[in-house]
RNA sequence: GUGUUAUCAAGAAAGGUGGAGGGAUUAGACCCUGUGAAACCUUAGCAACCCUUUCUCCGGAAUGAAGGUGCUAAAUUCUACACAGCUUAGGCUGAUGAUAGAUAACAA
Numbered sequence: 001g002u003g004u005u006a007u008c009a010a011g012a013a014a015g016g017u018g019g020a021g022g023g024a025u026u027a028g029a030c031c032c033u034g035u036g037a038a039a040c041c042u043u044a045g046c047a048a049c050c051c052u053u054u055c056u057c058c059g060g061a062a063u064g065a066a067g068g069u070g071c072u073a074a075a076u077u078c079u080a081c082a083c084a085g086c087u088u089a090g091g092c093u094g095a096u097g098a099u100a101g102a103u104a105a106c107a108a
Stems, first nucleotide, its partner, number of pairs: 002107007013043005021032003026080004044072003049068002051064001053062003076100001081097002083094004
């Protein structure tokens, strides 16, 4: 890198280095940012995918956070495509779906 499955409107920040960008990609919108962006490091935290422990009718239930990941502005920031409803139309609405993406576990 590829495939499968699951989840993605909840939750959780301080310090140091750094010095201008960042919010995945394209376009548009909107937002964050010298009251210090990205990135890296330290510490802290959140969550509970793997996992710990106990029980089990073996489906699962409860439990915890030592370890492996992950995460700590805004819904995956929003829209784009399809579908549905409304609208004369432009368009509006939709915890609907697809595509794309992120994370985890597993697989060849």